[in-house]
This is a predicted structure of a 685-nucleotide part of an RNA (large-subunit ribosomal RNA, domain II) from a Bacteroidales bacterium. Its Rfam family is "Bacterial large subunit ribosomal RNA". Its family is annotated with structural constituent of ribosome and ribosome in the Gene Ontology.
Context: one part of a larger RNA
RNA sequence: GCCUACGAGUUAUUAUUUAUAGCGAGGAUAAGUCUUUAUAGGGAUGUAUCCGUAGCGAAAGCGAGUAUUCACAGUGCAUAUAGUUAUAAUUAAUAGACGCGAAACCAUGUGAUCUACCCAUUUACAGGAUGAAGUUUUGGUAACACAAAAUGGAGGUCCGAACCCAUAGAUGUUGAAAAAUCUUGGGAUGAUGAGUGGGUAGGGGUGAAAGGCCAAACAAACAUGGAUAUAGCUCGUACUCUCCGAAAUGUCUUUAGGGACAACCUCAAUAUAGUUUAUAGGGGGUAAAGCUACUGAUUUGAUGCGGGGGCUUCAUCGCCUACCAAGUCACGACAAACUCAUAAUACCUAUAAAUGUUUAUUGGGAUGCAGGUUAUGGGUGCUAAGGUCCAUAUCCGAGAGGGGAACAACCCAGACUAUCGGCUAAGGUCUCCAAAUGUAUAUUAAGUUGAUUAAACGAGGUUUAGUUGCUUAGACAGCUAGUAUGUUGGCUUGGAAGCAGCCAUUCAUUUAAAGAGUGCGUAACAGCUCACUAGUCGAGCGACUGAGCGUGUACGAUACACGGGCAUAAAUAUACUACCGAAGCCAUAGGAUUAUAUAUAGAUAUAAUCGGUAGGGGAGCAUUUCAUAUGCGUAGAAUACGGUCUGUGAGGAUCGUUUGAGCGUAUGAAAAAGAAAAUGUAGGC
Numbered sequence: 001g002c003c004u005a006c007g008a009g010u011u012a013u014u015a016u017u018u019a020u021a022g023c024g025a026g027g028a029u030a031a032g033u034c035u036u037u038a039u040a041g042g043g044a045u046g047u048a049u050c051c052g053u054a055g056c057g058a059a060a061g062c063g064a065g066u067a068u069u070c071a072c073a074g075u076g077c078a079u080a081u082a083g084u085u086a087u088a089a090u091u092a093a094u095a096g097a098c099g100c101g102a103a104a105c106c107a108u109g110u111g112a113u114c115u116a117c118c119c120a121u122u123u124a125c126a127g128g129a130u131g132a133a134g135u136u137u138u139g140g141u142a143a144c145a146c147a148a149a150a151u152g153g154a155g156g157u158c159c160g161a162a163c164c165c166a167u168a169g170a171u172g173u174u175g176a177a178a179a180a181u182c183u184u185g186g187g188a189u190g191a192u193g194a195g196u197g198g199g200u201a202g203g204g205g206u207g208a209a210a211g212g213c214c215a216a217a218c219a220a221a222c223a224u225g226g227a228u229a230u231a232g233c234u235c236g237u238a239c240u241c242u243c244c245g246a247a248a249u250g251u252c253u254u255u256a257g258g259g260a261c262a263a264c265c266u267c268a269a270u271a272u273a274g275u276u277u278a279u280a281g282g283g284g285g286u287a288a289a290g291c292u293a294c295u296g297a298u299u300u301g302a303u304g305c306g307g308g309g310g311c312u313u314c315a316u317c318g319c320c321u322a323c324c325a326a327g328u329c330a331c332g333a334c335a336a337a338c339u340c341a342u343a344a345u346a347c348c349u350a351u352a353a354a355u356g357u358u359u360a361u362u363g364g365g366a367u368g369c370a371g372g373u374u375a376u377g378g379g380u381g382c383u384a385a386g387g388u389c390c391a392u393a394u395c396c397g398a399g400a401g402g403g404g405a406a407c408a409a410c411c412c413a414g415a416c417u418a419u420c421g422g423c424u425a426a427g428g429u430c431u432c433c434a435a436a437u438g439u440a441u442a443u444u445a446a447g448u449u450g451a452u453u454a455a456a457c458g459a460g461g462u463u464u465a466g467u468u469g470c471u472u473a474g475a476c477a478g479c480u481a482g483u484a485u486g487u488u489g490g491c492u493u494g495g496a497a498g499c500a501g502c503c504a505u506u507c508a509u510u511u512a513a514a515g516a517g518u519g520c521g522u523a524a525c526a527g528c529u530c531a532c533u534a535g536u537c538g539a540g541c542g543a544c545u546g547a548g549c550g551u552g553u554a555c556g557a558u559a560c561a562c563g564g565g566c567a568u569a570a571a572u573a574u575a576c577u578a579c580c581g582a583a584g585c586c587a588u589a590g591g592a593u594u595a596u597a598u599a600u601a602g603a604u605a606u607a608a609u610c611g612g613u614a615g616g617g618g619a620g621c622a623u624u625u626c627a628u629a630u631g632c633g634u635a636g637a638a639u640a641c642g643g644u645c646u647g648u649g650a651g652g653a654u655c656g657u658u659u660g661a662g663c664g665u666a667u668g669a670a671a672a673a674g675a676a677a678a679u680g681u682a683g684g685c
Base pairs, nucleotide, nucleotide: 001685002684003683004682005681006680011095012094013093014092015091017089018088019087020086021085022084023083026051027050028049032045033044034043035042036041055062056061065077066076067075068074098236099235101233105226106225107224108223109222110221116200117199118198119197120196121195122194123193124192125190127159128158129157130155134151135150136149137148138147139146163187164186165185168183169182170181171180202218204214205213206212239620240619241618242617243616244615249262250261251260252259253258265365266364267363268362269361270360271359273358274355275354276353277352278351279350280349281348282347289339290338295335296334300330301329302328303327306324307323308321309320310319311318371396372395374393375392376391377390378389379388380387401412402411403410416590417589418588419587421586422585423584427580428579429578430565431564432563436577438576439575440574441573442572443571449567457552458551461549462548463547464546465545466544467543468542469541470540478536479535480534481533482532484509485508486507489503490502491501515530519528520527591610592609593608594607595606596605597604598603621674623671624670625669626668627667628666629665630664631663632662640657641656642655643654644653645652646651
């Protein structure tokens, strides 16, 4: 992992509600007793007791009233009758209470054959090394001391087996082993190792102390019991069809992943509302707007109360001001906690029309109170977030189908069933791939498009709209020629002559025209050139503004983000026609639910409806047993395997083979009543 079996809302009592039945202002008996019967059970009796028929008050008490009260007031609660018993179902309460699951707590016992420490007793430690004290002898001393040699044999001494331990590495890791093996290593006469007997016991022991050890498990052993401890937590919870169908919100909560009440769902009964549109009547202070209409903030200018600074004076007065600045005037402009004024929506009410139970109340049953995306209006944040907190709407959640390459919530569209029928939506029509290589007019040359990542800024890309200037009295571009004089203007300077710099009635003359000079150049001149002018040529030429499509900016890690191929349209813009395209709509056939009508069980017709998680309601299938009725079976029951038929389904019927003794059908009753899941339990493979 698979197969088979087992495996979870039960039972008792009480209560509420609903259904059915009996009796009904009443209803019902319980235990017990008697009787019947082979038992189970049935019948009679039993009126204790319970509920109801009257309430109010704390009570005495009074009573269709009563309590409060001085009250004949006011107010509260009652008063216009339906209950009760049994059975069944839902739910609740109390019990283990749908099943499994803790870590723990307490009680009573069992353990020191493992291990920790202790007591008594017993036993073990090859061999080698070192050579303390003491002693002896000799030397030495006045005597000691002291020295040497010998002797001696001390030590938590040294090296190293047995023995004990466990430093490092490797192997082993479903091991040979639930801690080992190999190599290496530490101690090895001691705080040494070991045997035997005994002692200390669970909030206790023992501990050279690691929370270590106390029988392979110890921050409180093990066994049994309290005990099915408790678990607001996790997991699991078994047949079918059918109607409706949520919530992730509010308030409170030692409350926040739990709960209570309300909202929303469902079922029943009762009632008669509800919704949409139009019209009419309302209140409002939001968006936008506005502010010499308030409050606050605010730009520029004018005026300048008052102040600062300067001058003046013995002091006052006075004068001045590139300073600050109230108020006023003119201009501009701001506000969630500003509003003179003020929408659209929304909300409330009335009337009319449409719709047709969508609405409300009471009662039974819930689930839910972790929500999320998108769009819009806001707060917060960085006008960050697939952020967070509100509001309004939608969808996902609980929604399949088509489109978007893929993609819960974006676009289209809400799936009762069947069809090798039709029409469309979004989106598409070169090909992958169903349908246009469609029509018309433009744009783009960048593979831009075709990345739904791109800006500020840059650029004689190109198309187009406009404003304005020059132009056959010849423009613009090119070519030919000229571009002079006073004068080297004045100043400055070593120099300054158009061209380092400064100054300015930058003037005048000759001219077709020519600046006291546009740039290059020289030390300064010179030289080249431009403005300006003439000729030549012969038709358009400049400047500016806007719009469209392109261009640079443009940088990432396996190989490029059109979905790929590819495309100069099969790109982009505008318009048009056709087609494709879904579980949408239509058609054909069938089923179910609800309402209405005929009918009145059933049936038929018409209309509407039939996505669905949590959850509520309804109708059924199967299994086992019992009661009553009625059947089948050795001429072959149940079972198993394989076919066929049948029902929307759970299922049912039948045939063949197998096998060998029991099994159905109808109605009713009762449950040990349905498994794919619980790291489910047991067995098998």